Background
Small-subunit ribosomal RNA from an uncultured bacterium, 1455 nucleotides, folded computationally. Rfam family: Bacterial small subunit ribosomal RNA. Gene Ontology terms of the family: structural constituent of ribosome and ribosome.

RNA sequence: AUUGAACGCUGGCGGCAUGCCUUACACAUGCAAGUCGAACGGCAGCACGGAGCUUGCUCUGGUGGCGAGUGGCGAACGGGUGAGUAAUAUAUCGGAACGUACCCUAGAGUGGGGGAUAACGUAGCGAAAGUUACGCUAAUACCGCAUACGAUCUACGGAUGAAAGUGGGGGAUCGCAAGACCUCAUGCUCGUGGAGCGGCCGAUAUCUGAUUAGCUAGUUGGUAGGGUAAAAGCCUACCAAGGCAUCGAUCAGUAGCUGGUCUGAGAGGACGACCAGCCACACUGGAACUGAGACACGGCCCAAACUCCUACGGGAGGCAGCAGUGGGGAAUCUUCCGCAAUGGACGAAAGUCUGACGGAGCAACGCCGCGUGAGUGAAGAAGGUUUUCGAAUCGUAAAGCUCUGUUGUCAGGGACGAGCAGGGGGAGUAUCAACAACACUCUCUCAUGACGGUACCUGACGAGGAAGCCACGGCUAACUACGUGCCAGCAGCCGCGGUAAUACGUAGGUGGCGAGCGUUGUCCGGAAUUAUUGGGCGUAAAGGGAGCGCAGGUGGGAAAGUAAGUCUGCUUUAAAAGUGCGGGGCUCAACCCCGUGAGGGAGUGGAAACUAUUUUUCUUGAGUGCAGGAGAGGAAAGCGGAAUUCCUAGUGUAGCGGUGAAAUGCGUAGAUAUUAGAGGAACACCAGUGGCGAAGGCGGCUUUCUGGACUGUAACUGACACUGAGGCUCGAAAGCCAGGGGAGCGAACGGGAUUAGAUACCCCGGUAGUCCUGGCCGUAAACGAUGGAUACUAGGUGUAGGAGGUAUCGACCCCUUCUGUGCCGGAGUUAACGCAAUAAGUAUCCCGCCUGGGGAGUACGAUCGCAAGAUUAAAACUCAAAGGAAUUGACGGGGGCCCGCACAAGCAGCGGAGCAUGUGGUUUAAUUCGAAGCAACGCGAAGAACCUUACCUGGACUUGACAUCCCCUGAAUAGCCUAGAGAUAGGCGAAGCCCUUCGGGGCAGGGAGACAGGUGGUGCAUGGUUGUCGUCAGCUCGUGUCGUGAGAUGUUAGGUUAAGUCCUGCAACGAGCGCAACCCUUAUCAUUAGUUGCUACCAUUAAGUUGAGCACUCUAGUGAGACUGCCCGGGUUAACCGGGAGGAAGGUGGGGAUGACGUCAAAUCAUCAUGCCCCUUAUGUCCAGGGCAACACACGUGCUACAAUGGUGGGUACAGAGAGAUGCAAUACCGCGAGGUGGAGCCAAACUCUAAAACCCAUCCCAGUUCGGAUUGUAGGCUGAAACUCGCCUACAUGAAGCUGGAGUUGCUAGUAAUCGCGAAUCAGAAUGUCGCGGUGAAUACGUUCCCGGGCCUUGUACACACCGCCCGUCACACCAUGAGAGCUGGCAACACCCGAAGUCCGUGAGAUAACCGUAAGGAGUCAGCGGCCGAAGGUGGGGUUAGUGAUUGGGGUG
Repeated sequence: AUUGAACGCUGGCGGCAUGCCUUACACAUGCAAGUCGAACGGCAGCACGGAGCUUGCUCUGGUGGCGAGUGGCGAACGGGUGAGUAAUAUAUCGGAACGUACCCUAGAGUGGGGGAUAACGUAGCGAAAGUUACGCUAAUACCGCAUACGAUCUACGGAUGAAAGUGGGGGAUCGCAAGACCUCAUGCUCGUGGAGCGGCCGAUAUCUGAUUAGCUAGUUGGUAGGGUAAAAGCCUACCAAGGCAUCGAUCAGUAGCUGGUCUGAGAGGACGACCAGCCACACUGGAACUGAGACACGGCCCAAACUCCUACGGGAGGCAGCAGUGGGGAAUCUUCCGCAAUGGACGAAAGUCUGACGGAGCAACGCCGCGUGAGUGAAGAAGGUUUUCGAAUCGUAAAGCUCUGUUGUCAGGGACGAGCAGGGGGAGUAUCAACAACACUCUCUCAUGACGGUACCUGACGAGGAAGCCACGGCUAACUACGUGCCAGCAGCCGCGGUAAUACGUAGGUGGCGAGCGUUGUCCGGAAUUAUUGGGCGUAAAGGGAGCGCAGGUGGGAAAGUAAGUCUGCUUUAAAAGUGCGGGGCUCAACCCCGUGAGGGAGUGGAAACUAUUUUUCUUGAGUGCAGGAGAGGAAAGCGGAAUUCCUAGUGUAGCGGUGAAAUGCGUAGAUAUUAGAGGAACACCAGUGGCGAAGGCGGCUUUCUGGACUGUAACUGACACUGAGGCUCGAAAGCCAGGGGAGCGAACGGGAUUAGAUACCCCGGUAGUCCUGGCCGUAAACGAUGGAUACUAGGUGUAGGAGGUAUCGACCCCUUCUGUGCCGGAGUUAACGCAAUAAGUAUCCCGCCUGGGGAGUACGAUCGCAAGAUUAAAACUCAAAGGAAUUGACGGGGGCCCGCACAAGCAGCGGAGCAUGUGGUUUAAUUCGAAGCAACGCGAAGAACCUUACCUGGACUUGACAUCCCCUGAAUAGCCUAGAGAUAGGCGAAGCCCUUCGGGGCAGGGAGACAGGUGGUGCAUGGUUGUCGUCAGCUCGUGUCGUGAGAUGUUAGGUUAAGUCCUGCAACGAGCGCAACCCUUAUCAUUAGUUGCUACCAUUAAGUUGAGCACUCUAGUGAGACUGCCCGGGUUAACCGGGAGGAAGGUGGGGAUGACGUCAAAUCAUCAUGCCCCUUAUGUCCAGGGCAACACACGUGCUACAAUGGUGGGUACAGAGAGAUGCAAUACCGCGAGGUGGAGCCAAACUCUAAAACCCAUCCCAGUUCGGAUUGUAGGCUGAAACUCGCCUACAUGAAGCUGGAGUUGCUAGUAAUCGCGAAUCAGAAUGUCGCGGUGAAUACGUUCCCGGGCCUUGUACACACCGCCCGUCACACCAUGAGAGCUGGCAACACCCGAAGUCCGUGAGAUAACCGUAAGGAGUCAGCGGCCGAAGGUGGGGUUAGUGAUUGGGGUG
């Protein structure tokens, strides 16, 4: 885009079309084919006339007419349907052997007779349908006779064959009359030609299946006969053995065909409703009759099924005609009007009939047209929705004002379609004896409309009665709010929904279309996705395993002929409608009308380039000959050596063998080793991207037989060629059959190992097999994943086999050329990778093959095979992908290079004990919450007795403990008393509010509501902050270049570095964030400055105490210094590295701060901030008490120890960095001590806090101790309202575990580890923690194989949530489709036999018999009956094919 549509929601009007696609299912009722009295006998009924009378009846007439009947014509048309049919059909073009009623046309005739029969009457039978007997009668019914043409037959002499009348009119003549006669019309008979129609034959075209390959006996042809309207095996008898088929016969399935319709740029594809042509059918099957025509939709007979009537004896019926009913179905209309028009039948006509047709009705089913109002109108109303609260939007939309009147309603008028034919009048013409009659022409007039009082016109009324549907994530035009919370739901594809959904539902808004809109179904397009136009096959699906070759397809140069293909002119056909183009008519359009093209078929004339064909010719394709050389080409026979194994014998002795390591195994019965012998199989080196072959494949040497290719030559043939469906042959390995052979190897099998297991990998054995002969099999990643042939299209470089040339004495070298085999590479090509004269380039020819993945190379069937199996080869169902090439990452028990306390080398630990602390778990009213591998666990917490505090119990408050706004009041506040656990409540009480710009404000109380408040949820809605990889060396950009692109390059490479640090090179050149440096500190020096610091000299003191001094130390400002700067060597004359000098310091001197792009939905809503959600007399606030401190247990981090490098006692020395006013606190005194009393000094280089290990002396003597200090008791101290739950310290007493710690695991490379003490923050008090400070002060590093982590390059990948990835198969469960299956049940077509209705034909015909012949008897003819052939339905039978179903079973798919 389309539709004979259906469904959902909605629905104003008109025009034109369309309307059972399903059950060719069954049908109630009515109608759909009759007509003619001018063919006939007649008269039931009606009208009319006459008569009779009883005045409403009888009789009569046959005038109008006419039921029934005889007869004629029609009923074979029109109308319906599509079951059957793949050719007996249809379409197109032809043909000859035919028929034809009605119609037209040339000719002729229409004379004279006869016998019947319906109707009717009478009498019967039957329920009915119907029917019998007797009797009467007519015809255009029927039958003879005559006549006979140009008819038919013929033996060519001849023979045969017809008819019917009826109606109108009429002058003369005839007749008693009827009438004869004349004439016109119309019939009838014979016969000619035509038109139209029909029958028959041929060619071409017309769906699918080869898992249908052979079919056919009247079959193919002939002769004779029959038969038909007509050709013919159409039928019969005989004869012959043909006919059709891979160019698809036969069989099966499906189907009415066409003009055309839909779609498409076209070529095509799909369809065959309506309209038109043809065919077929009429309940199913068969058969004929009548007739011009039928084997007959509304005819007959028979058979079967079904329905109906019945008096049970018998009968009737056929909507696939129009309406209508039931049923089926998603689904398809009125039991309407009319013959007015068009058409048809009959008739002389009037006319009758006509569900054909013309109309109306129903249905938005389709196409087309119209309307539902137009203009103005901002207070941008109200209201809705949203909101950042400002507003925005619906929106000029509405209201209001001014108009219009299509449509609607009412009223009035009112068609076209009507022209014929017909009636009446007039005029004319023809026929005729005729002025009659009939016919024809012209004219006037009359009558005739279903639709319909409809279309249309006019007037009035009045915006009044008339809008919905779908969508709004992308494709695809159109966005927000709320609800919901992987629910409910949506969905054409992708996909949406798990608490902020533009995707669900609703609302507002918007978009689209509009009396419709959407959904579903159908077909075409897009789809170049079956590719003729117009695709492919190296890796995506796809080259047959290879060759030979019949048919077929294609085919070299020259000349001539022909004209099949080809091109062209003309003729004819191509129905109409439709489509295209040009006009016209309905107001337009749809619709309708007129005209005119295009393509196809057939015939005929012409042209001769190309193809074809015939003839002649040529040599270049192809082949032959001659001369050569190369080769694992093939077959057969013979021969050879090395090695393995085995046997016998010799020598010889204890192991051999095997593996990662072992064991099984062999061996003292003598192995392994070594020497001689036997047997089988395979042929080292040569050996080579070397050779040969069609492929598979072929390898020791010799001989015989044999195939092919190559080179040279140019003698011969003269297109002999290429490809090749079927077919035939060859065809690795394994396997099979028969017979041999059997050394080694070796499926199966046995044993040993490995392992969680090990039906494997490894080891020891070992059977088929491997080998030979003969026969099968016919497959492989049979691969170059690349079919064959021919021609053309840059090069370079190997190699194998030839030939020629140059040169040479010769051999090389070199050059040219042919054939084969490799590599690199340009154009070109390709999706890319790649290919590239051996094409995957450019072309031609032929064959094979492909068309999403799975199911499946499977099932069934067939063929082949001994079997194994091979070949051919589906479908149901299921998925939205499967796949190719390349890219970036990530990963690898891949590779290369490198780094790090990563390992190694060391030191000290942890893991065992006790205690401290954190966590889990458990418990509890509560044990608040968070943190969870590294990167949670002495973490948030730099410090929980109350407070903190978020938790629990109980008691209280409700605008609130806190903030802002409004109103009122003026006091607030201190103090005291009572109750209470307190919050709080009640009372007493004092009496002076403060500031002011005089408006008010501060403060306090009371009130109302907005609101406050929340450590409630979501760190997966967020900001900010932080951890981690990692102080790892990386992460990127611009421009350029390359690539179809993703991307690449730069950033890779060679070196070098701690470093993407630097150098060199390079299609890259530059740049940014990182690295480094700049900053702080420390190590040296200089300088400036000397108090609170220092003290060398001078003086002084107990003492740098003081004078003095600022040299030194120190302090803290400013500077210097280190840069591979210098030298040697290495290195690419580089970067840089190694060594050295100097220097306090040497190669970033040590330490710190500093953390790229990013990763982990990492952590935190409980620091803070914040969206959304939730609570609001509570999840908020206040108070008391309790809890965070519990305790079977498990883990982390620490402290103290286990002792002699030690403990204890005594003596004695040396820091740094900090802190101090609610503070640090000295000297002194008291206390064993914690501490107390007291208070100098210090707001600090001034005073105070303030050292320990070390060192010296003594003691202990290896022990659960003079180690260790837990636990517990008693007595005290300190802080604080308050130490019970639940603090710290002291003294005395007590004296637990623990004697160096399993598997495993941590830190550290130098002033480091280890060890020793000191300080600070927090803090009333409460450190073994944390952060700092100094004292003493080691060991080790060969090195980078391994573990862990990281960086760069490279490689593979089926991973991309990225290896914690992906993913395979069984089993279990559920569902789905499917194969097999003992079978069972249907359908279809065919075959054989039986039975054999109706009926045609044939025979018979003793029975019957009007017409003709005959005087008659009788005959001719005909019929009944009977018999025969054929024959439907039916029956029997064995097969074929197809479908359904089946216990069980096989695999497959999905979850």